Large-subunit ribosomal RNA, domain II from an uncultured Bacteroidota bacterium, 677 nucleotides, folded computationally.

Context: one part of a larger RNA
RNA sequence: GCCUACGAGUUACCGUUGCUAGCAAGGUUAAUUCAUUCAGUGAAGGAGCCGCAGCGAAAGCGAGUCUGAAUAGGGCGAUUUAGUUAGCAGUGGUAGACGCGAAACCGUGUGAUCUACCCAUGGGCAGGGUGAAGCUGUGGUAAUACUCAGUGGAGGCCCGAACCCGUUGACGUUGAAAAGUCUUGGGAUGACCUGUGGGUAGGGGUGAAAGGCCAAUCAAACUCGGAAAUAGCUCGUACUCCCCGAAAUGCAUUUAGGUGCAGCGUUGUAUUAGUUUUGUAGAGGUAGAGCUACUGAUUGGAUGCGGGGGUUUCACCACCUACCAAUUCCUGACAAACUCCGAAUGCUACAAAAUGUUUUACAGCAGUGAGGGCAUGGGUGCUAAGGUCCAUGUCCGAGAGGGAAACAACCCGGACCAUCAGCUAAGGUCCCCAAGUGUAUACUAAGUUGAAUAAACGAGGUUUGACUGCCCAGACAGCUAGGAUGUUGGCUUGGAAGCAGCCAUUCAUUUAAAGAGUGCGUAACAGCUCACUAGUCGAGCGGUCGAGCAUGGAUAAUAAUCGGGCAUAAGUAUACCACCGAAGCUAUGGCAUCGUAAGAUGGGUAGGGGAGCAUUCUAUGUGCUUUGAAGGUUUGUCGUGAGGCAUACUGGAGCGCAUGGAAAAGAAAAUGUAGGC
Numbered sequence: 001g002c003c004u005a006c007g008a009g010u011u012a013c014c015g016u017u018g019c020u021a022g023c024a025a026g027g028u029u030a031a032u033u034c035a036u037u038c039a040g041u042g043a044a045g046g047a048g049c050c051g052c053a054g055c056g057a058a059a060g061c062g063a064g065u066c067u068g069a070a071u072a073g074g075g076c077g078a079u080u081u082a083g084u085u086a087g088c089a090g091u092g093g094u095a096g097a098c099g100c101g102a103a104a105c106c107g108u109g110u111g112a113u114c115u116a117c118c119c120a121u122g123g124g125c126a127g128g129g130u131g132a133a134g135c136u137g138u139g140g141u142a143a144u145a146c147u148c149a150g151u152g153g154a155g156g157c158c159c160g161a162a163c164c165c166g167u168u169g170a171c172g173u174u175g176a177a178a179a180g181u182c183u184u185g186g187g188a189u190g191a192c193c194u195g196u197g198g199g200u201a202g203g204g205g206u207g208a209a210a211g212g213c214c215a216a217u218c219a220a221a222c223u224c225g226g227a228a229a230u231a232g233c234u235c236g237u238a239c240u241c242c243c244c245g246a247a248a249u250g251c252a253u254u255u256a257g258g259u260g261c262a263g264c265g266u267u268g269u270a271u272u273a274g275u276u277u278u279g280u281a282g283a284g285g286u287a288g289a290g291c292u293a294c295u296g297a298u299u300g301g302a303u304g305c306g307g308g309g310g311u312u313u314c315a316c317c318a319c320c321u322a323c324c325a326a327u328u329c330c331u332g333a334c335a336a337a338c339u340c341c342g343a344a345u346g347c348u349a350c351a352a353a354a355u356g357u358u359u360u361a362c363a364g365c366a367g368u369g370a371g372g373g374c375a376u377g378g379g380u381g382c383u384a385a386g387g388u389c390c391a392u393g394u395c396c397g398a399g400a401g402g403g404a405a406a407c408a409a410c411c412c413g414g415a416c417c418a419u420c421a422g423c424u425a426a427g428g429u430c431c432c433c434a435a436g437u438g439u440a441u442a443c444u445a446a447g448u449u450g451a452a453u454a455a456a457c458g459a460g461g462u463u464u465g466a467c468u469g470c471c472c473a474g475a476c477a478g479c480u481a482g483g484a485u486g487u488u489g490g491c492u493u494g495g496a497a498g499c500a501g502c503c504a505u506u507c508a509u510u511u512a513a514a515g516a517g518u519g520c521g522u523a524a525c526a527g528c529u530c531a532c533u534a535g536u537c538g539a540g541c542g543g544u545c546g547a548g549c550a551u552g553g554a555u556a557a558u559a560a561u562c563g564g565g566c567a568u569a570a571g572u573a574u575a576c577c578a579c580c581g582a583a584g585c586u587a588u589g590g591c592a593u594c595g596u597a598a599g600a601u602g603g604g605u606a607g608g609g610g611a612g613c614a615u616u617c618u619a620u621g622u623g624c625u626u627u628g629a630a631g632g633u634u635u636g637u638c639g640u641g642a643g644g645c646a647u648a649c650u651g652g653a654g655c656g657c658a659u660g661g662a663a664a665a666g667a668a669a670a671u672g673u674a675g676g677c
Base pairs, nucleotide, nucleotide: 001677002676003675004674005673006672011095012094013093014092015091016090017089018088019087020086021085022084023083026050027049028048032044033043034042035041036040054061055060064076065075066074067073098236099235101233105226106225107224109222110221116200117199118198119197120196121195122194123193124192125190127159128158129157130155134151135150136149137148139146163187164186165185169182170181171180202218204214205213206212239612240611241610242609243608244607249262250261251260252259253258263368264367265365266364267363268362269361270360273358274355275354276353277352278351279350280349281348282347288341289339290338295335296334300330301329302328306324307323308321309320310319311318371396372395373394374393375392376391377390378389379388380387401412402411403410416590417589418588419587421586422585423584427580428579429578430564431563436577438576439575440574441573442572443571450566457552458551461549462548463547464546465545466544467543468542469541470540478536479535480534481533482532484509485508486507489503490502491501515530519528520527591602592601593600594599613666615663616662617661618660619659620658621657622656623655624654631650632649633648635646636645637644638643
């Protein structure tokens, strides 16, 4: 892991609601006794309980009573009669209370054969090295001290086996082993190691102290018991069909993943409102707008109260000011906590029309109280987030189908069943892939763009529109030629000659035209150009502002793009026609629910309600079976389904059906339990 068996809302009592039955202003017996055909049944038994009357703390009074001084007022009642006893079903309470599951707590005992420490009594430590004290002798001293040579054999001394330990690395990791093997290493006469016997016991021991150890168990051992502890937590909770169908919100909570009340669901009874549109009448201060209409904030200008600074003065005055600046005026513009104004929606009331039970109340039973995406209006945040918090709507949740390659919530659209019928939606029609290589006119050259992205800014890309300048008296571009003189203008300067810089009647002459000079250049000149002019050529050439499509800007982490492909598109824009395309709509047949019918309805999680199937036992009735029961394997058939029936083979002795009743009554899941493989 699979198979088989077992495996979870039960039972008792007490409430409460509904249904059914009996009796009814009444209903009913309990213990017990008697009888009997004796696990049963029948009868007696009225004690007791509930109801028929309430009010008061009570005495008590009573359709009233309590409070009170009250005949007042007020509270609770009556004026409105249905209960009660059983059975069944739903649900609540008390019990283990749907099942399994703690870590823990308490009580009685059992453990120191492991290990910690202690006590008593025994045992063990190859070999080698070092060489303390003391002693003897030599030297030495007044005597000591001291020196040297021997002797001696100390030490939690040294090296290193046994023994004890466990530093390093590898292996091992379903191991040879629930802690080992190999290698390397530490101690090895000591606070050493070890045998045997004994002691200390669970909030206790023992501990050279690590919360270590106390029998593979230790921040409180193990065993049995209290005990089915408790678990607002996790997991699981078993047949079918039909009807309806939520919530993830508000308030409160030692409350936030729980619960109570309300909201939203369902079932029953009663009830008649509800919704939409139109019209009329209202309340209101949002969007917008506005501010010489307030509060506040605020651009520029005019005016310049007042102040600062300066001059002057003994002081007061006075004067000046490219400073600050009130008020007022002109101008521009701002506000969630501003408003002289002010919508659309939404809300309230009334009326009419449409719709047709959608409304409301009470009673039984719930679930929900983690929500999420998108659009719009906002707060917060960075006008960040698949962020977070509100509001309105919608969808997912609990919604299948078609489209968006794939893709809970984006677009289309709400699946009762069947059909080898038709029409459409979104979206598509070259091939994968159903349907146009459709029609017409343009654009794009970037594979831009082709359903998943881009800005400021740049750019003789290209198409197009408007306005405007020049032009056969010859434009624009090119080519040929000229582009001069006073003069090197004046100043400045070492120099300044068109061209470092400054000045200006930037003037005049010759001219077809030629600046006191557009740029390059020189130290300064020179030189090359340009403006301007003529000739040549021969028809359009420039400028500005828009629009379309392209272009650069363009950078993300494994390899790229719907795949192939497409250039007179199968890209983009505009217009049009045809077709495809869904569980939508239609058609035909069928089932169910509601309804007199016509007809309507039938997606569905939590959840509510209804109707059934199967299993075991049982009561009554009725059957089958060795001419083959149950069970098993297969095939066929009936039923919407749970399931039923039949055939064949196997099997070898019991088993059905109908109507009731009662349940140890249905398994795929619980890291379920046991067995097998």